[in-house]
Formats: sequence, C1' cells, structure tokens
RNA sequence: GAAGCCGGCCAGGCGGUCGCUGCGGGGUGAACAUCCCCCGUAGAGGAAAGUCCGGGCUCCACAGAGCAGGGUGCCGGGUAACGCCCGGCCGCCGCAAGGCGAGGAACAGGGCCACAGAGACGAGUCUUGCCGGGUCAAACCGGCAAGGGUGAAACGCGGCAACCUCCACCCGGAGCAACACCAAAUAGGCGGACGAUGACGCUGCUCGCCGAGUCCGCGGGUAGGUGGCUAGAGCUCCGGGGUGACCCGGGGUCGAGAGGAAUGACCGUCCACGACAGAACCCGGCUUACCGGCUGGCUUCACCC
RNA sequence: CCACCCGUAGCUCAGCUGGAUAGAGCGAUGCCCUCCGGAGGCAUAGGUCACAGGUUCGACUCCUGUCGGGUGGGCCA
Repeated sequence: GAAGCCGGCCAGGCGGUCGCUGCGGGGUGAACAUCCCCCGUAGAGGAAAGUCCGGGCUCCACAGAGCAGGGUGCCGGGUAACGCCCGGCCGCCGCAAGGCGAGGAACAGGGCCACAGAGACGAGUCUUGCCGGGUCAAACCGGCAAGGGUGAAACGCGGCAACCUCCACCCGGAGCAACACCAAAUAGGCGGACGAUGACGCUGCUCGCCGAGUCCGCGGGUAGGUGGCUAGAGCUCCGGGGUGACCCGGGGUCGAGAGGAAUGACCGUCCACGACAGAACCCGGCUUACCGGCUGGCUUCACCC
Repeated sequence: CCACCCGUAGCUCAGCUGGAUAGAGCGAUGCCCUCCGGAGGCAUAGGUCACAGGUUCGACUCCUGUCGGGUGGGCCA
C1' cells in the first nucleotide's frame, strides 16, 4: 500500500423568532379553576419497526392434579427468564483472521428410501476368485470369500427423527381496549337456548375450584374523565472477582409520557449536504431497514529498511 | 392488542402424506378456414412456484426468517 475479518461510537452542528405537549413557579378575570396570560425547564430511536421469543405487571383458585397440545434439544456456564448471550468439543466453509450449524436417540416400535442397481433391510448373489458335485469340455447345482459396478446410503444392526415416535427439560389462561374508580345516558325492554341434578368462568377434555346468572337475535344508550403511566432487572464512573457472558461493593445522576394522539415551521450561518425511520404499559433479546463518518484489534499478500 | 388465512403463466385456480417433464381453463401470438370478422381446427410462446436461508440424495411441498395482501374478535346494558 492492496484485499479482507471481528467489535465499539455518531446519526447534521450553532444562533434567533413563532408554535405544540408535560412539569414547576407567578398573575388577572368578584371567588374556585383543569380555562387564559407570563417566566423557567424537559421533549423519540439504534432500530421507537416486525410483533418472532422471554419476563415484569393486572385479572381469573396467589394458579391446583392428570391427559391432550405446543416448544426446546452436543457439554458446561450466565440471567428474572429465554429459542438470547458466553466458553469448550465436533462437523462444514475459508490460505488465514474468522463464519455457519434444531448438534439427543435409528438393537422400543411404525413409516419412507424415486432413478440407477442383482439386491434399499425382506432376503439373497450381477460379476470375479476358490472349493465340492456334474460334464469329454462346458452349461448347471451347492458352499465360502469380498475384488468390481450402481447409488446419498450395499448387509454394517445402512440412511432419513426440521416423518410419526421415544427420552430429557420447559410452558395454566388472557391481555393496558388488562384492571380499578368516578360521571353521563335508557325502553335495564322483547323473543329463544342453557342453568343450584351447578350454567358461565378458570380450561381443549376429565377431576377440582368458584357460585348466579350466561349466550344468541331484535331494539336502546354512550363515543366522557381519573388512576394504571413511567425511578427502572435504569444510566454512568471507580474498585474488586471471573478466560468470558456476567456478578459484587461504593459514588454520582434523573433522560418523553400523549390520548384523533405533542416533539414542528421559518430565518441566518458552517460543512463532510444529512440515510432508515416516529414512542403509545414497561423491560431483556432476536430479526429486518439504513446516506455516510470516526475508531480499536486482527489476517493474507506485495514492496522498502 | 389478539387469533388466523393466502401468495403458482397476463387472469382464475389445480398440484403441497417430498421423487425430478410444474399443469388446466380463459386470454395472447402465428397458420388454416372466410369476401371480412366471429365461431371452429392446428401449433407456439409465456413461470426467479412472493423472497432468503436451512433439513434432505432430492423441496412448489418440510422448518425458520422476511415482504406483500386479506379475514375475524374486543364498550354499557
């Protein structure tokens, strides 16, 4: 210098004006005030996405037993938990750094194995060699061996379990439109089915639990408010343990909380000219999308000293 | 938010207990027939089986992940 591998970080900056949402403070409107005005402060992401896994939370028996069903699958560890992550072994790919792998069991059983091949697991012999019988010599018959050929796999307890299955482990159901409270409204109605011989619900079935309404159709009403709602398995720095994922201790810190749904618009300036994309109960992962820029470590090759 | 289904030729669909050539109808194109057109007959073209990866000897079919489209349910009484 070229080609490549593995990780980490950033995601236009600065200034001004006007808006929107939350919070705090103040003021006026007779008074209260969630309405109005003023000031201050905070205001999307690494994926907020897909909703594919796992958990928290809430309700249903504080969550039960069995069956069915679903998932995971080398060994060990991490974690609240996982299908995630870390370490090791093995297999495949790559010269290498490294990457990928649902990677238990085929003497428990069932099933499948196209074409080719004699034969696809039940039996048996295409060819070759040897031995015995047979023959003038062959053909032929029997036995043994495994050289060749076909194929992914050839008798060896064959291959396939991302076919059923077996084994081990895990999983109760629903989801913030959960759930709780307040307010408003009315025709709290009519018809049918089921129900204390236990409906509905937990739960697909049986047991068990609960205990009075439930479901369908017609008709009617409301389209409001508050909590849940963000201080958390949080972020960051230091020290220690561990190969590592991660854990322990101490210090510091608070970084959105809407509800038809805020996070925007304009101006100036600079540059490398700005990608994918917008929270909706929260968190840990995975996957997918993404203009570019910065940075750490490593491999191979070429050249120079 | 939850549950579920579909994607195969231009259109509508088969094939999906894995087995090799991926098919049907309509449509398109060319030829025949006709004065012309239609109908009819013959022939032909047209497919990344939505995409990617994996399992397998072998994948439209099985598994996983994406992309696109669609359906149903959830207030009071």
This is a predicted complex of two RNAs, RNase P RNA and transfer RNA, with 382 nucleotides together. It holds a member of the Rfam family "Bacterial RNase P class A". About the family: Ribonuclease P (RNase P) is a ubiquitous endoribonuclease, found in archaea, bacteria and eukarya as well as chloroplasts and mitochondria.